[in-house]
RNA sequence: GUCUUCGGGGCGGAGUGAAAUUCUCCACCGGUGGUAAAGUCCACGAACAGAUUUUAAAUCUGCCGAGCCUGUGAAAUUCAGGCACCGACGGUCAAAGUCCGGAUGAAAGAAGAC
Numbered sequence: 001g002u003c004u005u006c007g008g009g010g011c012g013g014a015g016u017g018a019a020a021u022u023c024u025c026c027a028c029c030g031g032u033g034g035u036a037a038a039g040u041c042c043a044c045g046a047a048c049a050g051a052u053u054u055u056a057a058a059u060c061u062g063c064c065g066a067g068c069c070u071g072u073g074a075a076a077u078u079c080a081g082g083c084a085c086c087g088a089c090g091g092u093c094a095a096a097g098u099c100c101g102g103a104u105g106a107a108a109g110a111a112g113a114c
Base pairs, nucleotide, nucleotide: 001114002113003112004111005110006109012026013025014024015023027098028097029087030086031044032043033042034041039085040084048062049061050060051059052058053057067083068082069081070080071079089101090100091099
């Protein structure tokens, strides 16, 4: 460099109601690389918004959530203990991290073959 494969999880119980896996209480989940093992550090991807281009789509720009305390240690905002917090867009008899949809998609990247 070319090709192949892989590459996102989670609503169970109770309550209110005409109606809620969307509200309330409890519960549950955590992409990729880095670094002492990370949803909350640093960086990236996705998503979302805008611009350009005839379409497809691509490129560029923007946006881009949330953590502290104690302990151990050479080293941890990553481990152990404790208590917190966060979660795109569109849809819906009722407001969604968990349902349905774009998506049997794409990407950060990982592994392998030549």